Annotation:
The RNA shown here (c-di-GMP-I riboswitch aptamer) has 89 nucleotides and comes from a Desulfotomaculaceae bacterium. Its mean pLDDT, the model's own confidence on a scale to 100, is 85.
RNA sequence: AACAAGAAAAGGCAAACCCGUACAAAAGUCGGGGGCGCAAAGCCAUGGGUCUAAAGCCGCAGGGAGGCUAUGAUCGCCAGGCUGCCGUG
Repeated sequence: AACAAGAAAAGGCAAACCCGUACAAAAGUCGGGGGCGCAAAGCCAUGGGUCUAAAGCCGCAGGGAGGCUAUGAUCGCCAGGCUGCCGUG
C1' cells in the first nucleotide's frame, strides 16, 4: 500500500419524544434538548420501494366528498456509486 472482516481503544453520528414568531401546501427539513440504535446511520435521488399532493386532471349543475398524479420528500427502506477513522489478520 492492497484485500478481508470488525476484538479493543479514541472518537463520530443521532431514533422516538419535547421546544421553536424557523422553512414548506404537505410529506418533511433546519436549530436546540434528548439517545433508540448505527462500522459508514458520511455523501450522492442513479434504479426500485415508501410518504405527501400545492399546481394540474377527473368527479359534481356547481367551488362537494373523493380519486389520479411528482416536478416535492425519504440515503436511519433496499440496491448501486464515491469517500473515510482505528487497529487486527